[in-house]
Formats: sequence, C1' cells, structure tokens
RNA sequence: UUCUUAUCAAGAGUGGUGGAGGGAAUUGGCCCAAUGAAACCCGGCAACCAUUAAGCGAAGGCCUCGUCGCUUAAUAAGGUGCUAAGUCCAACAGGAGAAAUCCUGAAAGAUGAGAA
Repeated sequence: UUCUUAUCAAGAGUGGUGGAGGGAAUUGGCCCAAUGAAACCCGGCAACCAUUAAGCGAAGGCCUCGUCGCUUAAUAAGGUGCUAAGUCCAACAGGAGAAAUCCUGAAAGAUGAGAA
C1' cells in the first nucleotide's frame, strides 16, 4: 500500500512545554482557536487485540481431557486507539413533506484484527 472483516450517537484535563493555526482530502457550509491552534509530554477514557471465569456448540480421543468457534461477565499489567461538535454537516441513491427540513442506505474516511 491492497484485500477481508468488526465497530464508528457513549466516554475521556481549569495539567506542563509550545506559539498560529485547526476540524482527513476537494467543493460548499458551520465551527474551534491569544480566555492559547497544531505538535510533544503527563494525566485520562474505552475495551479492538489480550487475560480470567461460566455457558452453549463443533470436530478429535477409550476416558480424564485438551483444541476451535460463539455468547455472557470480570480485569486493565501488555499491543494499539481515542481524548470539541454524530466520522462537525452536506455532496451519490432512495423515502417523507407544500416548504423549511427530516429519515434510511451507499460512497469516502478512521480504528482494530487477520491476510497478501
């Protein structure tokens, strides 16, 4: 980088350094920011991987049994991630509505796990 798959409405700082931008990209909006942006450090959140226990199922074995899968609960030492606003909103398709506007899905994106 590409592919597969799961998740994306919850949660998380009155901290330190820093010094002008930031909210992925394009367009259009709407926001955040000198009452201090990005970035880094510390803290925190969560529970994807992980660990433990219970239940159910599958194949194996003569059996004790271990293996694999799923579900539930607990934990947070480790690997990531996250820490304004729904992934800030729209763009494409469909639906509701007189309209304003709203709803659903896709696409794109983000993160984890697995694979090439």